[in-house]
Context: one part of a larger RNA
RNA sequence: CUAUGUUGAAGGAACUCGGCAAUUUACCUCCGUAACUUCGGGAUAAGGAGGCCCUCGGCUUGGGCAACCAGGUCGGGGGGGCACAGACUAGGGGGUGGCGACUGUUUACCUAAAACACAGGGCUCUGCGAAGUCGCAAGACGACGUAUAGGGCCUGACGCCUGCCCGGUGCCGGAAGGUUAAGAGGAGAGGUGCAAGCUUUGAAUCGAAGCCCCGGUAAACGGCGGCCGUAACUAUAACGGUCCUAAGGUAGCGAAAUUCCUUGUCGGGUAAGUUCCGACCUGCACGAAUGGCGUAACGACUUCCCCGCUGUCUCCAACAUAGACUCA
Numbered sequence: 001c002u003a004u005g006u007u008g009a010a011g012g013a014a015c016u017c018g019g020c021a022a023u024u025u026a027c028c029u030c031c032g033u034a035a036c037u038u039c040g041g042g043a044u045a046a047g048g049a050g051g052c053c054c055u056c057g058g059c060u061u062g063g064g065c066a067a068c069c070a071g072g073u074c075g076g077g078g079g080g081g082c083a084c085a086g087a088c089u090a091g092g093g094g095g096u097g098g099c100g101a102c103u104g105u106u107u108a109c110c111u112a113a114a115a116c117a118c119a120g121g122g123c124u125c126u127g128c129g130a131a132g133u134c135g136c137a138a139g140a141c142g143a144c145g146u147a148u149a150g151g152g153c154c155u156g157a158c159g160c161c162u163g164c165c166c167g168g169u170g171c172c173g174g175a176a177g178g179u180u181a182a183g184a185g186g187a188g189a190g191g192u193g194c195a196a197g198c199u200u201u202g203a204a205u206c207g208a209a210g211c212c213c214c215g216g217u218a219a220a221c222g223g224c225g226g227c228c229g230u231a232a233c234u235a236u237a238a239c240g241g242u243c244c245u246a247a248g249g250u251a252g253c254g255a256a257a258u259u260c261c262u263u264g265u266c267g268g269g270u271a272a273g274u275u276c277c278g279a280c281c282u283g284c285a286c287g288a289a290u291g292g293c294g295u296a297a298c299g300a301c302u303u304c305c306c307c308g309c310u311g312u313c314u315c316c317a318a319c320a321u322a323g324a325c326u327c328a
Base pairs, nucleotide, nucleotide: 001323002322003321004320005319006318007317008316010314011313014312019309027051028050029049030048031047036041038157052079053078054077055076056075057074058073059072060071061070062069063068080084092307093306094305095304097302098301099299100298104116105115120155121154122153123152124151125150126149132141133140134139158294159293160292161291163224164223165222168221169220170217171216172215173214174213177212178211179210183206184205188201189200190199191198192197225243226242227241228240229239252286253283264280265279266278267277268276
């Protein structure tokens, strides 16, 4: 010096990206327990008291014929120690946001999460030799099931809700017309031959699905404007004009896990706050099942604050053990 432990004056997070790490707490009985809430919870909330030994008394359980034995519980008096859940074992707590409802699952060997799953919701396909899947096939799964079933996709408890656009792409329906392959057709034309013929080519016309076309469909893929003017202070614009579009973003939320400018502005918290919480709305570039906004409970998730506690630190020291180092 390193590793693993033990202890520490005064202070007590000043450490640090961050209380990381290590303390604190811890059991039982009694008292007591808030907001909020889906009335179940939250809750061991928080917070507090007692716990050893001796002795006396009350009540009581089981066994026993009884004497009595083994306990339980309540109360009184007394005793000792630094310390009585005496070792070991054994929750620190509270407040506030974000995300995900929850218990679960995951990158075996750097990521455990806000990711996946989930119950619930929706769309869609499938009438049974089902759809779908595997196989060249036979056949098999689906299923010894039958639309309250099975497959695919999306969303993700619950509460309140889920706006407008079908122009593009997709899907579904339609079949009048257009286009159109093989094929049908055969007007004609060429070669050859004396000819019959053989042979090459070939217009019109007829010909399926698909595409064009006509409709529907957004919890299908997706999309959801610009400029100018206007109110008797100013400012702003309920209002008007104009251009474009398939339609111009509704409710709710909003400097947000989304805000560039930005440490936006105001308020709170601190002596001091790029973080945090509450507002504002100028949303570079939120927004409604690629779900929107809330939400009790839950979380080895994450942000900020407080109490307790501490060698994290001010500022390091000593000790124990094992190395390293020097000598033998």